C1' cells in the first nucleotide's frame, strides 16, 4: 500500500488470576478463564496444481508457508442521513451507511 473481517472450526496437559487492544457497556473466568504445550479441526490469503506457455482471470485441492477455533473486529466511541422524544441553543433513544482504530494475509 492492497484485500478481507455477520460463515466455519475443541479435546487433553501445565500454570493460577485476571481476560475480551484502549475508554464506556456487556460478557468470559477457581465448574480454572487468559497464556503456553500436544493432538485434532476450520478456512482458503500466498506458494505449488489445472485451464498448452506468460500475465490477468477462473477452477480444483489441502502438499508447503501463514492464519484462526466464546460472543459480528462482542457492541458502541467520530461523521452523515432517516425517524422518534424532550429542548432556547441543543441533547438523547433507535435504524442505516461511511470513516477512524484494530486484526490477518500478501
Nucleotide at each position: 500500500u492492497c484485500a478481507u473481517c455477520c460463515a466455519g472450526a475443541g479435546g487433553g496437559g501445565a500454570c493460577g488470576a485476571g481476560g475480551g487492544a484502549c475508554c464506556g457497556g456487556c460478557c468470559c473466568g477457581a465448574u480454572g478463564a487468559c497464556u503456553c504445550c500436544c493432538c485434532g479441526g476450520c478456512a482458503a490469503c500466498c506458494g505449488g496444481c489445472u485451464g498448452a506457455c506468460c500475465g490477468a482471470c477462473a477452477g480444483a485441492c489441502a502438499c508447503g508457508g501463514u492464519g484462526c477455533c466464546a460472543a459480528a473486529u462482542c457492541c458502541g466511541g467520530c461523521g452523515u442521513g432517516g425517524c422518534c422524544g424532550a429542548u432556547c441553543g441543543u441533547c438523547g433513544a433507535c435504524c442505516a451507511c461511511g470513516a477512524c482504530a484494530g486484526a490477518u494475509g500478501a